RNAcentral holds the sequence, with entries from ENA.
A computed fold for a 77-nucleotide RNA from a Filifactoraceae bacterium, annotated as transfer RNA.
[in-house]
RNA sequence: GUUCCCGUAGCUCAGCAGGAUAGAGCACACGCCUCCUAAGCGUGGGGUCGGAAGUUCAAAUCUUCUCGGGAACGCCA
Numbered sequence: 001g002u003u004c005c006c007g008u009a010g011c012u013c014a015g016c017a018g019g020a021u022a023g024a025g026c027a028c029a030c031g032c033c034u035c036c037u038a039a040g041c042g043u044g045g046g047g048u049c050g051g052a053a054g055u056u057c058a059a060a061u062c063u064u065c066u067c068g069g070g071a072a073c074g075c076c077a
Base pairs, nucleotide, nucleotide: 001073002072003071004070005069006068007067010026011025012024013023019057028044029043030042031041032040050066051065052064053063054062
C1' cells in the first nucleotide's frame, strides 16, 4: 500500500435480504424473601447503534468518506 473482518447499554453479544417502542445475559439501583448476608423472585435506570455525509416516505441495516482494533497478501533499504 491492497483486500477482508469487527465497532450496538458499564461488560459480553444478538438484531444487519430497510419498516414492530432498539433487545438478551451479566453488572447496577430499588423492592420482596431472610435475624443478617448470599442465593432466588419482581421492578427499574442506562443507547440516539464508532463519527460525518448521501440514497429513501422510512437507515443499526444500503452507498461514500473517515476514526479505532484485528487478519491476510504485497513492497522495502
Record summary:
NCBI's taxonomy places the organism under Bacteria, Bacillota, Clostridia, Peptostreptococcales, Filifactoraceae. It matches the Rfam family "tRNA". Its family is annotated with triplet codon-amino acid adaptor activity in the Gene Ontology.